Predicted 3D model of a 70-nucleotide RNA (transfer RNA) from Nothophytophthora sp. Chile5. The organism belongs to Nothophytophthora, within Eukaryota. RNAcentral holds the sequence, with entries from Rfam. Model confidence (mean pLDDT): 80 of 100. Its Rfam family is "tRNA".
Parts: sequence; structure tokens; C1' cells
RNA sequence: ACCGGUGUAGCUUAACGGAAAAGCUGGAGGGUCACUCCUCCUGAUGCUGGUUCGAUUCCAGCCACCGGUU
Repeated sequence: ACCGGUGUAGCUUAACGGAAAAGCUGGAGGGUCACUCCUCCUGAUGCUGGUUCGAUUCCAGCCACCGGUU
């Protein structure tokens, strides 16, 4: 320099055009000698544009990370 892949909550994963879901973590309450356990709550689509009635999803550029070629 070129090619490919991945970016969603504090962490790990779904959803792949039509109202963003779950587990763990965190907070509140209950309960227990304590741990375990039960109920409720909180929080996210890397950035900027484009297509579309509608974008996490499709397209372009940029950024970060991973891998490969020279």
C1' cells in the first nucleotide's frame, strides 16, 4: 500500500427492512444466621452522509480492532 472480517448496555450474545430482545453485572425491595433464592427497575445500534414511507439491517466515506498478501 492492497484485500477480507468485526463494531449493538459495564461484559457476553440475538434481532438482518416494519415498535431493539435476553443472560450476567448494577440499583431497590423481600427472604435467610449467611450463601443460595424471589420480585421490580435502570441502561445500548462506532461517526458522517445516501437510498427508502420507514435503516441495527442496504450503499458510500471515515475511525477503531483482528486477520491475510506484497